[in-house]
RNA sequence: CGACAUUCUCAGGGCGGGGCGAAAUUCCCCACCGGUGGUCACAGCCCACGAGCGGCCUUUUGCGAAAAAGGUGUCAGCAGACCCGGCGAAAUUCCGGGGCCGACGGUUAAAGUCCGGAUGGAAGAGGAUGGUC
Numbered sequence: 001c002g003a004c005a006u007u008c009u010c011a012g013g014g015c016g017g018g019g020c021g022a023a024a025u026u027c028c029c030c031a032c033c034g035g036u037g038g039u040c041a042c043a044g045c046c047c048a049c050g051a052g053c054g055g056c057c058u059u060u061u062g063c064g065a066a067a068a069a070g071g072u073g074u075c076a077g078c079a080g081a082c083c084c085g086g087c088g089a090a091a092u093u094c095c096g097g098g099g100c101c102g103a104c105g106g107u108u109a110a111a112g113u114c115c116g117g118a119u120g121g122a123a124g125a126g127g128a129u130g131g132u133c
Stems, first nucleotide, its partner, number of pairs: 002133002004130007016030004031113002033102002035049004044100002052078002054075001055072007082098005104116003
């Protein structure tokens, strides 16, 4: 220094102004935000990963329908989105321009930005300790 084991800590941002209305941070106009690893060079839109919903499995309860708890990504179904020009050895990543996308449940009215599951979980990042090579 690398790998491994144990353990600890950390690990998501954003509605400000105006309009209509009985009612909207949800609609309309103008705004605002961008998790983690990778990449000849810095990424919401390239390649992967993560949380949520759903699916499947198990157990329990139930006549049943179904419900609850636990497990599972070797289930990717919901589930997403970028082009043009410039510089360059190299950029859908930088610069210029114009675009586009954003789980589920709730709500006096439809939500990327409000409230909730969540004082949760987690991709992963960092530290400590240990022995081994």

A computed fold for a 133-nucleotide RNA from Aliiroseovarius sediminis, annotated as FMN riboswitch aptamer (RFN element). It matches the Rfam family "FMN riboswitch aptamer (RFN element)". Rfam describes the family as follows. The RFN element is a highly conserved domain that is found frequently in the 5'-untranslated regions of prokaryotic mRNAs that encode for flavin mononucleotide (FMN) biosynthesis and transport proteins. Taxonomically the source falls in Aliiroseovarius (Bacteria, Pseudomonadota, Rhodobacterales, Paracoccaceae). The prediction has a mean pLDDT of 78.